[in-house]
């Protein structure tokens, strides 16, 4: 740096000890009933490679399974907004579409 997805779906038990859900701000939320983080163990997923089965046939496709290997993940839409539309609504707000930034795969 591109390209692909991000309203689904998975938690026990040890250690530790004060924050913590990325950052900036609000907001909402978790947390000594021990959170977050680390290890083990279990587990959810199908993004890659791998095995199977189809169909194609300029072949390195395309759509299914499995879940052996390689990452991700396992509170709460990526918790929400925040930047620009656009529709209501006097308004404060509300939905919605996309951008920004993040976070995973892949190259």
């Nucleotide at each position: 740096c591109u390209u692909a997805u991000c309203c689904a779906g998975a938690a026990a038990g040890a250690c530790c000890g004060a924050g913590g859900g990325a950052g900036u701000u609000g907001a909402c939320c978790c947390u000594g009933u021990g959170a977050c983080g680390u290890c083990u163990u279990g587990g959810c997923a199908a993004c890659c490679u791998g095995u199977c089965c189809g169909c194609a046939u300029a072949c390195g496709g395309c759509g299914g399974a499995u879940a052996a290997g390689g990452u991700g993940c396992c509170a709460c839409u990526u918790u929400c907004a925040a930047c620009c539309g656009c529709g209501c609504a006097c308004a404060a707000g509300c939905g919605u579409g996309g951008a920004a930034a993040g976070a995973u795969a892949a190259g």
A computed fold for a 107-nucleotide RNA from Flavobacterium coralii, annotated as SAM riboswitch aptamer (S box leader). The source organism's lineage runs through Bacteria, Flavobacteriia, Flavobacteriales, Flavobacteriaceae and Flavobacterium.